[in-house]
């Protein structure tokens, strides 16, 4: 140098013109400035915030952790060890280096063990030799294992944890109103219904509940985005994640749901893909470009 695996970063760019959403200002048939998708907005798969519920007991179900320490609001994320396991140097070892690992427990039950091999888990019995003639011993031979094991991201067991429903949460403003009709159970001896799937217990319950015919209303404000918040080649502290401090920034907010067309021009011709309360994860797609590891091949010394 070149392939090739992984892991990290970025991920078209420019000018006009005419749209759109949101802010601000001038003051109002509108002008004018300035901001408008993502590293994954995506699965919705953990883990919080924040809201509301009758504060959510007892037991059984059902999910999720599992070496040790640390990070965090928190986790099932991240970090660091330690033990194993694979690789690769190493004369075997010991030891470095990478990379992987849900890693409590097969001293209770239960289930499974591929290929090979007469037989693979309540045993069953090949071939030799031996025998006290009992399928009783021993050797061979397969195979991770031949009666002793070996497997819980197999049931299961130990240990710990988990109240439910999600912004269609809430909570106001406005508009309606038919609390009438007909059928049913009900009225404290309660119909129903809330409490996590069941049962127990507990509360709510008469201006009720169900079911059918029909008739009104069907907009708006708030939550809502200045945040566990970003950028720094800065300062401390830590092996590290990550923590404190000090500067500078403001970086979509819609609501049938904007962030778009249209023209020209650049070049390596442009992947994956679209916000819906919002924050940390993990996961999964991603052309091209650039860094870094390892591996193989090929050239120079």
């Nucleotide at each position: 140098a070149a392939a090739g695996c992984a892991g990290g970063c970025u991920g078209u760019c420019u000018u006009g013109u005419c749209g759109c959403u949101c802010u601000g200002c001038c003051a109002u048939a509108g002008g004018c400035a300035g901001a408008g998708a993502g590293g994954a907005a995506a699965g919705u798969c953990c883990g919080g915030a924040c809201a509301c519920c009758g504060c959510a007991g007892g037991g059984c179900a059902a999910c999720c952790c599992g070496g040790c320490g640390g990070g965090u609001a928190a986790c099932a994320c991240c970090c660091g060890u330690c033990g194993c396991c694979g690789c690769a140097u190493g004369u075997c070892a010991a030891a470095u280096g990478c990379g992987g690992u849900a890693g409590g427990a097969c001293u209770a039950g239960u289930g499974g063990c591929a290929c090979a091999g007469a037989a693979a888990c309540c045993a069953g019995g090949u071939a030799c030799a031996g025998u006290u003639c009992g399928g009783c011993u021993g050797u061979a031979g397969u195979g991770a294992a031949a009666a002793g094991g070996c497997c819980a991201a197999a049931c299961u067991c130990c240990g710990g944890g988990u109240g439910g429903u999600g912004c269609a949460a809430u909570g106001c403003c406005a508009a309606a109103u038919a609390a009438a009709c007909c059928g049913g159970c009900g009225c404290u001896u309660g119909a129903g219904g809330c409490u996590g799937g069941c049962c127990c217990g507990g509360c709510c319950g008469a201006u009720g509940c169900c079911g059918g015919a029909g008739g009104g209303u069907a907009g708006g404000c708030a939550g809502c985005u200045a945040g566990a918040g970003g950028u720094g080649a800065c300062c401390g502290g830590g092996u590290a994640a990550c923590c404190g401090g000090c500067a500078c920034c403001c970086c979509a907010g819609a609501u049938a749901a904007a962030u778009g067309a249209c023209a020209a021009g650049a070049c390596u011709c442009g992947a994956c893909a679209g916000a819906a309360u919002c924050c940390g994860g993990c996961u999964u797609a991603u052309a091209g470009g650039c860094c870094u590891g390892c591996u193989u091949u090929u050239c120079a010394u």